Overview
Model confidence (mean pLDDT): 81 of 100. Predicted 3D model of a 71-nucleotide RNA (transfer RNA) from Leucocryptos marina. It matches the Rfam family "tRNA". The family's RNA type in Rfam is transfer RNA. From the family's description: Transfer RNA (tRNA) molecules are approximately 80 nucleotides in length.
[in-house]
RNA sequence: AGGUGAUUAACUCAGCGGUAGAGUGCCGUGUUUACACCACGGAUGUCGUGAGUUCAAAUCUCUCAUCACCU
Numbered sequence: 001a002g003g004u005g006a007u008u009a010a011c012u013c014a015g016c017g018g019u020a021g022a023g024u025g026c027c028g029u030g031u032u033u034a035c036a037c038c039a040c041g042g043a044u045g046u047c048g049u050g051a052g053u054u055c056a057a058a059u060c061u062c063u064c065a066u067c068a069c070c071u
C1' cells in the first nucleotide's frame, strides 16, 4: 500500500428492508431465621461516526474510526 472480516443492552451474542431481541448480569417484590436457589415484575440501546438510496434502513451503498486476519 492492497484485500477480507467484525463493531447491536453492563457482558456474550441473535436479528431475510416493515414494532430492536435472547441468555447472563443488575434492581424490586414474594419465598427463607438468613443467604442461595426458585417464582413474578422492572430498568437499561443516538444498532461505532457521518452521508446516500427507499414510503420505510440495525439490515443496501459510500466515507471515516477502532480491532483482528491475509498478501
Base pairs, nucleotide, nucleotide: 001071002070003069004068005067006066007065010024011023012022013021018055026042027041028040029039030038048064050062051061052060

About this RNA
Lineage of the source: Eukaryota > Cryptophyceae > Kathablepharidacea > Katablepharidaceae > Leucocryptos.